This is a predicted structure of a 115-nucleotide RNA (SAM riboswitch aptamer (S box leader)) from SAR324 cluster bacterium SAR324-CTD7B.
Rfam family: SAM riboswitch aptamer (S box leader). Rfam links the family to the GO term regulation of gene expression.
It was read from a public genome assembly, where an Rfam model found it.
RNA sequence: UUUGUAUCCAGAUGACACUGAGGGAUCUGGCCCUUUGAAGUGUCGAGCAUCCUGUUUCAGCAUCAAGGUGCUAAUGCCAGCCCUCCGGAAAGUUUCGGAAGGGAGUCGAUACGAC
Numbered sequence: 001u002u003u004g005u006a007u008c009c010a011g012a013u014g015a016c017a018c019u020g021a022g023g024g025a026u027c028u029g030g031c032c033c034u035u036u037g038a039a040g041u042g043u044c045g046a047g048c049a050u051c052c053u054g055u056u057u058c059a060g061c062a063u064c065a066a067g068g069u070g071c072u073a074a075u076g077c078c079a080g081c082c083c084u085c086c087g088g089a090a091a092g093u094u095u096c097g098g099a100a101g102g103g104a105g106u107c108g109a110u111a112c113g114a115c
Base pairs, nucleotide, nucleotide: 002114003113004112005111006110007109008108013045014044015043016042017041018040022033023032024031025106027080028079029078030077046072047071048070051068052067053065054064056062076107081103082102083101084100085098086097087096088095089094
């Protein structure tokens, strides 16, 4: 790099240094964060949890541990496609709207495994 499986509405961030205008996956729309310093990189500290690992156990999806990864604004911020619901228009089953409920999908992230 490719690929398989699982998860993505829970939880948890501060300081300093460099840098300096964008960032929240892509596009459109909305909303939010941001010169009281975005994103990124580095250092130090704090925290979260159960994917792996270890522990307890006959065993476990249960208990405990933070060792390996990971993570620490808002659901992966929300909508878009389909169905339902509600409202408007039109007149023959169309069209516009809402961001209400449910479902699906692209891409992506993380863990574990395979090549």